[in-house]
Context: one part of a larger RNA
Molecule: large-subunit ribosomal RNA, domain VI
Organism: Pseudomonadota bacterium
């Protein structure tokens, strides 16, 4: 911009693209077979491996605004206490996310036409021949069946449901009125991301943060008090503190509003 008004949602699927793997052991059955040595087809079950795709409950990783220890140094006059800096100073641990070595499911069965090939009837050429006529059987391959995309498929589809006048004019329109459904700006944001998009929300409001409750992490704070010459231990105290998580709460912000779309449609 097209798709014979706009509009929001829900879908057919032409066409395109992913996948197509592979081994082991069990039976069948030491059977058929073979003189023995050996040793199956078919069909049944079962592990597994690599790949792929999704998650993170498990098991681990990270986790640079968590929590604890502890060194050096500045510094908040000193003491306690604390706080910056040492490319998170190190160091032990760790939520959420994101991850993989974790954890689930996948390549399963089936149809149709075929290739080498095996074949049936069958002549030309009284015999014989799968071909010649005409009929079967048959591969990981092929199309299909399974997953993903998808109507710019211009052959532009399909189905719901919503929305919008008056006067003249044959109609195209002018004129007055009107600005619909609906989208956008725009703002709090994050299950979304480079942007854009896309997903929620915007006071008729739980969209961020605050708060408060749990959850989960760290591991008993600070202070005081006993006991020790001290280093430090004990009790108050499973404390005291917290990113991201799950709720609840309108106490801050999402204020107030603009814009585009038009009026029944070759």
């Nucleotide at each position: 911009c097209g798709a014979a008004g706009g509009a929001c949602a829900c879908u057919u699927g032409a066409g395109g693209g992913g996948u197509u793997u592979c081994u082991u052991c069990c039976u069948u059955a030491g059977u058929a077979c073979g003189a023995g040595a050996g040793g199956a087809c078919c069909g049944g079950g079962a592990a597994g491996a690599a790949c792929g795709c999704a998650c993170u409950u498990c098991u681990g990783g990270u986790g640079u605004g968590g929590c604890a220890g502890u060194u050096a140094u500045c510094g908040c006059g000193u003491c306690a206490g604390c706080g910056g800096u040492a490319g998170c100073g190190c160091u032990g641990c760790g939520u959420a996310g994101c991850c993989a070595u974790g954890u689930g499911c996948g390549g399963a069965a089936g149809a149709g036409a075929u290739a080498a090939g095996c074949g049936c009837u069958g002549a030309a050429g009284g015999c014989a021949u799968c071909u010649a006529a005409g009929c079967g059987c048959c591969a990981a391959g092929c199309u299909c069946c399974u997953c993903c995309c998808a109507a710019g498929a211009u052959a532009u589809g399909g189905u719901g449901u919503c929305c919008c006048g008056g006067a003249c004019g044959c109609a195209a329109g002018u004129c007055c009125c009107u600005g619909a459904a609906g989208a956008g700006c725009u703002c709090a944001u994050g299950c979304a991301g480079a942007c854009u998009a896309c997903a929620u929300g915007g006071u008729u409001g739980a969209u961020a943060g605050g708060u408060u409750g749990g959850g989960c992490g760290u591991g008993u704070a600070a202070g005081c008090a006993u006991c020790g010459u001290g280093a430090g231990a004990u009790g108050c105290u499973u404390a005291g503190c917290g990113g991201a998580c799950c709720a609840a709460u309108a106490c801050u912000a999402a204020u107030c509003g603009c814009u585009c779309g038009u009026g029944c449609g070759g």